RNA sequence: AGAGCUCGGUCAUGGUUCAAGAAAAACGAUGACGGCAUGUUUAACACAUGCAGGUCGGACGGGAAGUGGUGUUUCCGGUGGUGGACGGAUGAGUAACAUGUAAGAACCUGCCCUUAGGAGGGGAACAAUAGCCGGAAACGGCUGCUAAUACCCCGUAGGCGAAGAAGCAAAAGGAGGAAUCCGACAAGGAGGGGCUCGCGUUUGAUUAGAUACUUGGUGAGGUAAUAGCUUACCAAGACAAUGAUCAGUAGCUGGUUCGAGAGAAUGAUCAACCACACUGGUACUGAGACACAACCUAAACUCCUAGGGGAGGCAGCAGUAGGGAAUUUUCCGCAAUGGGCGAAAGCUUGAUGGAGCAAUGCUACGUGGAGGUAGAAGGCCCACAGUCGUGAACUUCUUUUCCCGGAGAAGAAGCAAUGACGGUAUCUAGGGAAUAAGUAUCGUAUAACUCUGUGCCAGUAGCCGCGGUAAUACAGAGGAUGUAAGCGUUAUCCGGAAUGAUUAUGCGUAAAGCGUCUGUAGGUGGCUUUUUAAGCCCGUCGUCAAAUCCCAGGGCUCAACUCUGGACAAGCGAUGGAAACUAUCAAGCUGGAAUACGGUAGGGCAGAGGGAAUUUCCGGUGGAGCGGUGAAAUGCGUAGAGAUCGAAAAGAACACCAACGGCAAAAGCACUCUGCUGGGCCGACACUGACACUGAGAGACGAAAGCUAGGGGAGCGAAUGGGAUUACAUACCCUAGUAGUCCUAGUCGUAAAUGAUGGAUACUAGGCGAUGUGCGUAUCGACCUAUGCAGUGUUGUAGCUAUCGCAUUAAGUAUCCCGUCUGGGGAGUAUGUUUGCAAGAAUGCAACUCAAAGGAAUUAACGGGGCCCGCACAAGCGGUGGAGCAUAUGGUUUAAUUCGAUGCAAAGCGAAGAACCUUACCAGGGCUUGACAUGUCGUGGAUGCUCUUGAAAGAGAGGGGUGACUUCAUUAACGCGAAUAAUGGUGGUGCAUGGUUGUCGUCAGCUCGUGCCAUAAGGUGUUGGGUUAGGUCCAACAUCGAGCGCAACCCUCGCGUUUAGUUGCCAUCAUUGAGUUCGGAACCCCGAACAGACUGUCGAUGAUAAGUCGGAGGAAUGUGAGGAUGACGUCAAGUCAUGAUGCCCCUUAUGCCCUCAGCGACACACGUGCUACAAUGGUCGGGACAAAGGGUCGCGAUCCCACGAGGGUGAUCUAAUUCCAAAAACCCGUCCUUAGUUUGGAUUGCAGGCUACAACUUGCCUGCAUGAAGCCGGAAUCGCUAGUAAGCGUCGGUUAGUCAUAAGGCGGAGAAUCCGUUCCCGGGCCUUGUACACACCUCCUGUGACACUAUGGGAGCUAGUCAUGCCCAAAUUCGUUACUUUAUCCGCAAGGAGGGGGAUGCCGAAGGCAGGGCUAGUGGCUGGAGUGAAGUCUUAACAAGGUAGAUGUAUUGGAAGGUGCAGCUG
Repeated sequence: AGAGCUCGGUCAUGGUUCAAGAAAAACGAUGACGGCAUGUUUAACACAUGCAGGUCGGACGGGAAGUGGUGUUUCCGGUGGUGGACGGAUGAGUAACAUGUAAGAACCUGCCCUUAGGAGGGGAACAAUAGCCGGAAACGGCUGCUAAUACCCCGUAGGCGAAGAAGCAAAAGGAGGAAUCCGACAAGGAGGGGCUCGCGUUUGAUUAGAUACUUGGUGAGGUAAUAGCUUACCAAGACAAUGAUCAGUAGCUGGUUCGAGAGAAUGAUCAACCACACUGGUACUGAGACACAACCUAAACUCCUAGGGGAGGCAGCAGUAGGGAAUUUUCCGCAAUGGGCGAAAGCUUGAUGGAGCAAUGCUACGUGGAGGUAGAAGGCCCACAGUCGUGAACUUCUUUUCCCGGAGAAGAAGCAAUGACGGUAUCUAGGGAAUAAGUAUCGUAUAACUCUGUGCCAGUAGCCGCGGUAAUACAGAGGAUGUAAGCGUUAUCCGGAAUGAUUAUGCGUAAAGCGUCUGUAGGUGGCUUUUUAAGCCCGUCGUCAAAUCCCAGGGCUCAACUCUGGACAAGCGAUGGAAACUAUCAAGCUGGAAUACGGUAGGGCAGAGGGAAUUUCCGGUGGAGCGGUGAAAUGCGUAGAGAUCGAAAAGAACACCAACGGCAAAAGCACUCUGCUGGGCCGACACUGACACUGAGAGACGAAAGCUAGGGGAGCGAAUGGGAUUACAUACCCUAGUAGUCCUAGUCGUAAAUGAUGGAUACUAGGCGAUGUGCGUAUCGACCUAUGCAGUGUUGUAGCUAUCGCAUUAAGUAUCCCGUCUGGGGAGUAUGUUUGCAAGAAUGCAACUCAAAGGAAUUAACGGGGCCCGCACAAGCGGUGGAGCAUAUGGUUUAAUUCGAUGCAAAGCGAAGAACCUUACCAGGGCUUGACAUGUCGUGGAUGCUCUUGAAAGAGAGGGGUGACUUCAUUAACGCGAAUAAUGGUGGUGCAUGGUUGUCGUCAGCUCGUGCCAUAAGGUGUUGGGUUAGGUCCAACAUCGAGCGCAACCCUCGCGUUUAGUUGCCAUCAUUGAGUUCGGAACCCCGAACAGACUGUCGAUGAUAAGUCGGAGGAAUGUGAGGAUGACGUCAAGUCAUGAUGCCCCUUAUGCCCUCAGCGACACACGUGCUACAAUGGUCGGGACAAAGGGUCGCGAUCCCACGAGGGUGAUCUAAUUCCAAAAACCCGUCCUUAGUUUGGAUUGCAGGCUACAACUUGCCUGCAUGAAGCCGGAAUCGCUAGUAAGCGUCGGUUAGUCAUAAGGCGGAGAAUCCGUUCCCGGGCCUUGUACACACCUCCUGUGACACUAUGGGAGCUAGUCAUGCCCAAAUUCGUUACUUUAUCCGCAAGGAGGGGGAUGCCGAAGGCAGGGCUAGUGGCUGGAGUGAAGUCUUAACAAGGUAGAUGUAUUGGAAGGUGCAGCUG
């Protein structure tokens, strides 16, 4: 300090997740030890048992123990004193003067300290106890006696009494031989406590009004003290938008955790304060309580009971049950520290000091050190290797820890004594490597990788995601990495998160500017000079407890821990100063603002008037259609439409002018005239003197649609009817048409109410328009030109912005004020409230769910968006589709019909050739280291021949023979046999692959370097203008160059030259049957080498270019024709069956051998072809002209035989010599004469031939006979632009032969058409839109059906809580009391004062009744919502999405949706 995840990729917005740290934690598997800490976060749930508050005999009467007795001594129930208000636990309540901080005045104060004093004289009782009595118990009752530091009276007083006076108010003694000590009374102090107050301290406005002693005053009461604290009377106040009241939640703080900080979260342990003590209420005592282990009372619960009554309160320490994920011993000691009592000894103390349990945390330490490579065995991996790994073993050393002995503290103070911890810490002898390592991870962030298993299964997962047969992501293993007595997971907090932004965000398009204005509170505010000193600034003082944190030291061996000292410190308060700024006081100013004056523009508002058009009605003319559409129909019309002329009526809207022109706050506003009126602007500069800006609440206005009432109603026109369209058409189109649209009076209050841009002020380059109004110059005047202010456009610099863009009319630079946003969906929904006649509007959640949703720009793809090209269409020629046959495929069949190829780009394809073989398939018969390869061992002499059996493979037998190099060897090869590694597989996966091929496409494209532009993806170059077959070339240009493609280089053909002439050729001269022979080298031809063509030349055109057009020349159509040649890439395209190959699978079989069968089946469907349907023909006879190719395993002449296929013979030929070989269409004749024929030849029968071991399934050919369909082919569809199409024959390869009508070559003869690019198909380029990127075969909306989930409504029901009113009313305080009772004081007495009891009054807890508020749970049924691989209906949106979309509103329809009105461009 950042990182992952939206996208094909980019930037930004935005959420989500992770890495760090923490802890009173829990869980998982694991676990040596010490120190220091911590340990019911849940049920303030209930508690058995024990302990946790006593002490004083030196206050008092008395009793008891003990001793032989006295005395001393010891102990004690009771009276009395003091302490049980501290300490300890807990956090339920409490949003409060509870707490924190800083102040204050009207108070109290035991023990303690200090001061100066006093303590005299009297008196009367009550416990204990004794006796009697009651009760189960708890506990009492009556009578009698008695002491005190218990109680009372009198006197006294440096006190109280506001000054003073009057008046009032104390006491106690005890111990000691004594000094003296302790205690009691009064005053002051310290410390403690009570009270008041400023400020700080949680959420909700879907809680807006709240309050009745409420606020204040007076009198009285009351308190320690102030006070409505209480009461009577009087007044009507006090609180609240700076959030009262109400509701929810919560002990507060020092601190703790995180954070750079600001801050966020938290409030265990320790410390301070508060509150509470089973629940509620009450008081007593006391210095102090309304009292945790005290009282009274009510309720609930538990226990005892003799049923009459009683007892109890662990949120003290242990402990139990329960709840819970979860939290310890019914321990030791008062030795230390502290508390209580005591004169003291001392007693007491579950405070506390310690130990125990728990890895709960922090911290320390160990589980060994050194040497040791045959790099052991073993595991893992593996081509060799390597790795675990010096790791182990082994040798040697050490002893922290451990075991066992010995010694043994400090903590103890004050002379001694006194130690729970504890025989502990520590020291030391001995023993022996001995007793001691786990856990998580290894796709990324994030350190660490392989194998096996599994096969979208099992599983994993914090996010993204992994897993569908080669998983570094699952499980196991090996290895590695991290950490270590710990490790990981889960829940929580902070951080990262600038994701609530004070520091420190935003709002044109991502979420976000109120529809607009007026204006209240509030906030903010011009210039100059004074005043004050609130803010602000400076200094000093007080405080901010201790602990903690930080710094420096010290002590435990270190550390954790702990001790000492220091420092920091916001804040608050006090005080002194300064006076710039804000504020304040006072006085001025004119620049902001307003007023007056002179002009001025304007669709500003209301009332009258007007003409054009439309429709309707009336009349005339006229006579057949009109109207409407893509095309039609419904509709109107011979009862006279439409058309045309005239006259009339009605309502609504105002053409041209008209303009990114004007006005208004916005909504909005347009014929003309009149009336009324707000605001603006310009000019001049008179007047006021900051009067200003913004504006929460509040108020006003506010399109269209809608609503209410009354009018009006021409046109248009939701709904609706009808006609079309369509699969449907609740739509688009047409014909009608109601509400409405118009007016009046109300209502509603919303729109894409938009510049998607709140208002105000100031500043910051320009250019070009147009509106209003001035000024200068000029002029007779009008122009022209220069210039000011205001509003309004456009372009553009700086700057800003994620980009697009904005840019003096800011989205720039600044200030002020308001509004508003915080992931998407759920949802602008639910509920509540306000408002409205209603429709609705305003305010406005949550559960649940997803990891994205959204913005701008980029590249591609696509579009029912534009330019160009192509046998793409068109123009032509000939076909296919119909028939028969051939062939391939599908399907079906079958024992098998082997396999692959499936739109173009599979289907006469792999197969350039299935009778056996091929062959992979089927049936049967056989083999098992095998038909084949290599290594090891043994054996033999081969190979070959004959016979038997068998379908063959094979099996058996016989005989023959003794190999080769040789010189030797069991050397090589060969045969047979054995075992093992292994072999074999046309078995699977082309979606694991190499190689190779198809296709877009021989289309003109695809890229790179450098520079430049852009935040980037990317762009530029490669676009634009011309041109080309071409990204071909030219010129231009932030590009300049280059590469792969194009072209060219290569081959064939086309002209010529040179050269060479045999087997080829023959003009001249001879010769022959014959270029046959001599001869020739001219010609043809063949081979080689050259030449030639390049827009070179002329003209026109073009830009003086590239080029194009035309002409000449030339054999040559300006890439001359054809071929080979296939860029970057696309299709997980094809091929594991050409071959190669990873992995998987089979191994007496998925391997191998053999025979037979199959691949050739046949209802049918499709593709590619052949032959035809005839006269441009068929048949017969005769005649002519090629090229290329092949031949010794051969081509085969000639002659003979056969009707023929063919047979016999076998010359020449290893080929420019010979053979195949006849070319055919064609030409010349004959017959046929439009017919299913002398067309056509399928099919079938018979007879033959050839190849082959073999011709049945299943070959080819011949002859004779037979003579099918078919008379030019529906929808649809294919090829071809010149030596091309069409038609003609010919050749070889593959083979023994051939199903070839195939595929590949060759020549002969040889056309038609191209106006053109509107359309179909494919492609290229440019541009535009996009919600697509698996890329339109995309994406995607809604209803209905199904499953699950949460949620709203709901007649109600249940529970809790809060307050109100009334009833009943315990205990207690305070009153009252005529009843009753009474030791001390007064009084001679009677009696009185005072007290107790009883009764009674007010208040009063719990309880009851009543009607409410709020909250929670539940509820038949019901509403929508969300989620869910392959279900239904449709196609609304995204492209002009096929009717542009979306907004508001109304209406309508299964549903998306449609339509009307108004506004928007997104």

Source information
RNAcentral holds the sequence, with entries from SILVA. A computed fold for a 1466-nucleotide RNA from Silybum marianum, annotated as small-subunit ribosomal RNA.